About this RNA
A computed fold for a 685-nucleotide part of an RNA from a Pirellulaceae bacterium, annotated as large-subunit ribosomal RNA, domain II. The source organism's lineage runs through Bacteria, Pseudomonadati, Planctomycetota, Planctomycetia and Pirellulaceae.
Context: one part of a larger RNA
RNA sequence: UCCGGCGAGUUAUCGUAUGCGGCUCGGUUAAGGCCUUACGGGCUGGAGCCAGAGGGAAACCGAGUGUUAAUAGCGCGAUUUGUCGUAUGCGGUAGACGCGAAACCUGGUGAUCUACCCAUGGGCAGGUUGAAGCGCGGGUUAUACUGCGUGGAGGACCGAACCCACUUAUGUUGAAAAAUGAGGGGAUGACCUGUGGGGAGGAGUGAAAGUCUAAUCAAACCAGGAGAUAGCUCGUUCUCUUCGAAAUAUCUUGAGGGAUAGCCUCGUGCCACUAUUUACCGGGGGUAGAGAUACUGAAUCGGCUGGGGGCCCUUCCCGGGGUACCUCACCGAACCAAACUCCGAAUACCGGUAAAACUAUCACGGGAGUCAGUCCACGGGGGAUAAGCUUCGUGGUCGAAAGGGAAACAACCCAGAUCGUCGGCUAAGGUCCCGAAUUCAUGCUAAGUCACUAAGGAAGUUAAACUGCUGAGACAGCUAGGAUGUUGGCUUAGAAGCAGCCACCAUUUAAAAAGUGCGUAACAGCUUACUAGUCGAGCAGUUUUGCGCCGAUAAUGAACGGGAGUAAGCAUGAAACCGAAGCCACGGGUUCGUUAGUAAUAACGAGCGGUAGAAGAGCGCUGUAUGGCAGAUACAAGCCGGACGGAAACGACCGGUCGCGGGCCAUACAGGUGAUUAUGCCGGA
Repeated sequence: UCCGGCGAGUUAUCGUAUGCGGCUCGGUUAAGGCCUUACGGGCUGGAGCCAGAGGGAAACCGAGUGUUAAUAGCGCGAUUUGUCGUAUGCGGUAGACGCGAAACCUGGUGAUCUACCCAUGGGCAGGUUGAAGCGCGGGUUAUACUGCGUGGAGGACCGAACCCACUUAUGUUGAAAAAUGAGGGGAUGACCUGUGGGGAGGAGUGAAAGUCUAAUCAAACCAGGAGAUAGCUCGUUCUCUUCGAAAUAUCUUGAGGGAUAGCCUCGUGCCACUAUUUACCGGGGGUAGAGAUACUGAAUCGGCUGGGGGCCCUUCCCGGGGUACCUCACCGAACCAAACUCCGAAUACCGGUAAAACUAUCACGGGAGUCAGUCCACGGGGGAUAAGCUUCGUGGUCGAAAGGGAAACAACCCAGAUCGUCGGCUAAGGUCCCGAAUUCAUGCUAAGUCACUAAGGAAGUUAAACUGCUGAGACAGCUAGGAUGUUGGCUUAGAAGCAGCCACCAUUUAAAAAGUGCGUAACAGCUUACUAGUCGAGCAGUUUUGCGCCGAUAAUGAACGGGAGUAAGCAUGAAACCGAAGCCACGGGUUCGUUAGUAAUAACGAGCGGUAGAAGAGCGCUGUAUGGCAGAUACAAGCCGGACGGAAACGACCGGUCGCGGGCCAUACAGGUGAUUAUGCCGGA
């Protein structure tokens, strides 16, 4: 992992709502008693309970009563069928749908493991070092001191047994729930060890690591309280039909839980211009926008006049003067605001009138679920006018929605799947091939743009407008000229058009700067402005605009879905077609409504996506009761196979197997009644 079996809303009681039944002259008995065909039941039993009157804290009063001075007002009542049983839904109390803690408490069992202690025993090859003391010698007055011997101390040295466990390899479903190999440490000691004994669970023991206390230790193990509790996780078993949510508000030791409301469902009642929509009429507003001599505040430039302060000058003092300084007011111009407003919409909201509607609100009662929402569009706040960010408002989708489109793609676009049909029409989106379906017309694009993007950049190209020059010859090109006073003056080593400063005149001319750029040390040289000739028709510039170009860089190879396309790209227009579970057609099922009918039913109309959830109708299993049925060629169950029936759960029939067990049908009742999932349990593979 698979297969088979087992496996989870039960029972008691109280309450409440609904259905059904009994009585209602209110209903009903409990314990007990008597009887019995014998434990199924029948008859008694009225104690008690509910109802029958309420109000008040109560006394008490009573269809009223309480409050109160009150006969006022106000509160609660009075107008109402209850009660017993039974079934179902739900709630309370009980383990209360099932499984699941870590823990807590009570009583016991453990020191044969291990930690420590007590008693009594045992063990430590061999080798080394050589303390004190002692003896002899030296030495001293005597000591001290010293040499040589002797001696044999030590938590002494080396190293087996023994004990330990520092390193490393292997092992890691091991040979082993801690080992093996190779090395390592201690090895006369705070040493190791045998046997017996001691103390224990908030306790022991501990050279102290929260260590150890029988492979268990920040509180052992066993049994019990016990089905502890679990606002948590997981699981919770057949079918079909109708409707169908929420992810919000308030409160909460509340935030992943609850309670009440909101939204769903079922039942009952109400049938009204009550809700809804549209049109019109009447309202209040201070949002969007806008505004600034209409306030509060913010804020830029300019002006000039004045006030205050600073600084400078003058002055014995009083004072005077200046000011490219600061500040307040004033004037002019331009400007800003969620917490500004002289103004001020659209919507929305409230009220009224009219109309529409295959709409239904509304009230009461039974049952829920929901309280983690999500993305998109628009209006805001937070953030960085970031986030698939966060938080509100309005709407939509998903959630709980399948189908078509967007290549693929919950939340985007189209559209809401009752079932069937090798029928039709459309939506979004498409129509060269993959791929169902296309043609025509006029422009644009040359980038494969199309088929991601910006600031910025550019004689790309289209269209439009404007300005200037132009047959008195423009623009571009080519030919020629481009001179003289003069090397202007100054400066400078030099400065001659061309380092720099000043000036920028005059002449000859068709024209030619006291010089546009290059150049020289300075000159020279080249060139330009300017002019003429040649040529012969448009040229130059500015603005707007359509489509293009560059900008364009990321990690496996990838930015039309691919092929491919110069349209099969883009824009505008026209006519077709394709395209969905949409709509239509034909047929079937079912719910609700209307009509007809006693009903069965028929016709017509509107519906029938669906999670949580509410409501309804059924299938199957086991047993009980009553009635019925098959059966001697037995039959039934079970098992195996099969192309049958039903909307489903499921049910027949036939064949085989099985071999005497029981079974089937109808009605009713009762329940240990339905399993792909609980890291479910047991067995098997």